[in-house]
RNA sequence: AACCGAAACGGCAAACCCGGCGAAAGCUGGGGGCGCAAAGCUAUGGGUCUACCGCCAUGUCCCGCAUGGCCACGACUGCCAGGCCGCCGAAG
Numbered sequence: 001a002a003c004c005g006a007a008a009c010g011g012c013a014a015a016c017c018c019g020g021c022g023a024a025a026g027c028u029g030g031g032g033g034c035g036c037a038a039a040g041c042u043a044u045g046g047g048u049c050u051a052c053c054g055c056c057a058u059g060u061c062c063c064g065c066a067u068g069g070c071c072a073c074g075a076c077u078g079c080c081a082g083g084c085c086g087c088c089g090a091a092g
Stems, first nucleotide, its partner, number of pairs: 003092001004089002011036002016031006034078001040084003044081003047076003054070007
C1' cells in the first nucleotide's frame, strides 16, 4: 500500500408518528431506530414505482366528464451492476 472487516472514536438512519412540498411515485424538517464498512456522491446500464399531461378504448347528459389500458421527459443509489471519492486498523 492493496485485499480484508475484529474493535473503537464517531457517522448514516428502515418501518412508524407529526409539520411542509408534490397529481402521484416520492422529497424535505423534527421525533424514532430496523439495519448499514461506503446506507458517502453519481440515474450511466438493468430493474422497480408513479402517470398531472399525452395517446387509445368504453360509457355518457359529447369543446367536457368518468372508468380502464399504454406511456417518463418524473422518482428510487437502503434492488443489482458501473463510475468517482473516503474514516479506522485486530486476525489473516